[in-house]
RNA sequence: GGACUCGUUUUCUAGGGUUCCGCGGUCUCGAUGGCCGGUCUGGUCCGAGAGAAGACGCGCAGGAGCAAAUUCUGCGGACACGGAGGGACAAAAGCCCGGGAGGA
Numbered sequence: 001g002g003a004c005u006c007g008u009u010u011u012c013u014a015g016g017g018u019u020c021c022g023c024g025g026u027c028u029c030g031a032u033g034g035c036c037g038g039u040c041u042g043g044u045c046c047g048a049g050a051g052a053a054g055a056c057g058c059g060c061a062g063g064a065g066c067a068a069a070u071u072c073u074g075c076g077g078a079c080a081c082g083g084a085g086g087g088a089c090a091a092a093a094g095c096c097c098g099g100g101a102g103g104a
Stems, first nucleotide, its partner, number of pairs: 007056006015046002020043002022040001023037005058076007079099001081102001085097003
């Protein structure tokens, strides 16, 4: 200096906006209707590589099984500062580009 690996997924959270619901305002004689509002707490919804928990997989160790097939239990599962800009869905975001560019 370079390359590879650092698994998959579910639920939740930080966070996010506003398609729907609700809420607020307004229009109409009135509304189950129209329009406006996310600088409306919320429900639906999106949601972390660097957040949490679980399941599966993986590694190591031990047990059961004459042995094998198989199965059970435990432990491990490291480290991780990070733009701008662009993209999608209704829209936005710690989502995706991205363990990127860059930095140490």

Notes: Model confidence (mean pLDDT): 83 of 100. A computed fold for a 104-nucleotide RNA from Paenibacillus hemerocallicola, annotated as Guanidine-I riboswitch aptamer. It matches the Rfam family "Guanidine-I riboswitch aptamer". From the family's description: This family represents a conserved RNA structure found upstream of the ykkC and yxkD genes in Bacillus subtilis and related genes in other bacteria.